The prediction has a mean pLDDT of 78. Bacterial RNase P class A from an Actinomycetes bacterium, 354 nucleotides, folded computationally.
[in-house]
RNA sequence: CGAGUCGGUCGGGUGGCCGCGGCCAGUGGCGCACAAGCGAUACUGGUCGAGGAAGGUCGGGGCUCCAUAGGGCAGGGUGCUGGCUAACGGCCAGUCGGGGUGACCCGCAGGAAAGCGCAACAGAGAGCAGACCGCCGAUGGCCCGGGCAACCGGGAUCAGGCAAGGGUGAAACGGUGCGGUAAGAGCGCACCAGCGACCGGGGCAAUCCGGUCGGCUCGGCAAGCCCCACCCGGAGCAAGGCCAAGCGUGGGACGGGCGGCCCGUCCGAUGUCCCCAGGUAGGCCGCGUAGAUGGAUGGUCACCGUCCGGGCUCGUCCCGGAUACAGAACCCCGCCUAUAGGCCGACUCGCCGU
Numbered sequence: 001c002g003a004g005u006c007g008g009u010c011g012g013g014u015g016g017c018c019g020c021g022g023c024c025a026g027u028g029g030c031g032c033a034c035a036a037g038c039g040a041u042a043c044u045g046g047u048c049g050a051g052g053a054a055g056g057u058c059g060g061g062g063c064u065c066c067a068u069a070g071g072g073c074a075g076g077g078u079g080c081u082g083g084c085u086a087a088c089g090g091c092c093a094g095u096c097g098g099g100g101u102g103a104c105c106c107g108c109a110g111g112a113a114a115g116c117g118c119a120a121c122a123g124a125g126a127g128c129a130g131a132c133c134g135c136c137g138a139u140g141g142c143c144c145g146g147g148c149a150a151c152c153g154g155g156a157u158c159a160g161g162c163a164a165g166g167g168u169g170a171a172a173c174g175g176u177g178c179g180g181u182a183a184g185a186g187c188g189c190a191c192c193a194g195c196g197a198c199c200g201g202g203g204c205a206a207u208c209c210g211g212u213c214g215g216c217u218c219g220g221c222a223a224g225c226c227c228c229a230c231c232c233g234g235a236g237c238a239a240g241g242c243c244a245a246g247c248g249u250g251g252g253a254c255g256g257g258c259g260g261c262c263c264g265u266c267c268g269a270u271g272u273c274c275c276c277a278g279g280u281a282g283g284c285c286g287c288g289u290a291g292a293u294g295g296a297u298g299g300u301c302a303c304c305g306u307c308c309g310g311g312c313u314c315g316u317c318c319c320g321g322a323u324a325c326a327g328a329a330c331c332c333c334g335c336c337u338a339u340a341g342g343c344c345g346a347c348u349c350g351c352c353g354u
Base pairs, nucleotide, nucleotide: 001350002349003348004347005346006345007344008343009342010341012304013303014302015301016300017299018298020049021048022047023046024045025044026043027042028041030039031038032037051325055336056335058334059333060332061331062330063236064235065234066233075232076231077230078229079228080094081093082092083091084090095109096107097106098105099104110227111226115225116224117221118220132166133165134162135161136160139159140158141157142155143154144153145152146151174192175191176190177189178188179187193217194216195214196213197212198211199210200209201208202207240285241284242283243282246280249277250276251275252274253272254271255267256266257265258264305323306322307321308320309319310318311317312315
């Protein structure tokens, strides 16, 4: 200098004019009230007034109401280990696996010797596997030649043996080498890889390192059922609580019938300057040092800032352009997604110079 990785952070400023919402104070008129006062309203002044994501509403909690003895089944969720947290599917650190030259990144990462199940196509063979091409044909036949015979030589022809090599596949029952053999094969041996058993060491743990033994040597899928461990009641601020009109409704009192009386029941005016009840409209609370209940936090102009491009007389210069995503509605902790343009820190790789 170039290319990159990770973490953090900012995301416009000042002023003029016009305008909006909450609260407080003052003033004016208005309504109710005898009054004190209360209510809405207008103006003036003061003060406060969005975000890093306020967004998606994905996870969790607070709060509220309903449900709820305890335990189990069913159902759903989470799933390496340790820690943090009120809690979480979040965060931090680590382990294992995968990717990258590297900084670093990604992972639905429990269990396949509990059981059931699945593996298309291709291929000879895919679940206690298999022989198409191929290799051999030791052994027993067959054929040919030789020999009196025993037998010898040849053929790849039958039975048979083999799985080295070829080929198929995502996957073919360890790999390399030597020995061995008719050809071969962990058949034998050495080393390597894996599995299992035992032992030692590090770590809280996941797990890692090492040793000995056993030729023990196919495995995959649990984003199939399943098994194991842990967690989970439902609905949500239109939750929910309080006050409560008018019209209407219901009950009571007063009247009448069944009457000797009480209870009960029926009837009537739907009568009353009477009493009570629930619900509705509406209001208040819930509700926050922004905070409504159709939703305020804005618009415009000037100057400046930041970044990009261009220009020349290279300056504290001039011209042009850009300045994002978005906007609280009960609150909080996270996650995810959007975002013009910057800034800071740590680190990696490449090239050049010393």

Source information: Rfam family: Bacterial RNase P class A. By type it is a ribozyme.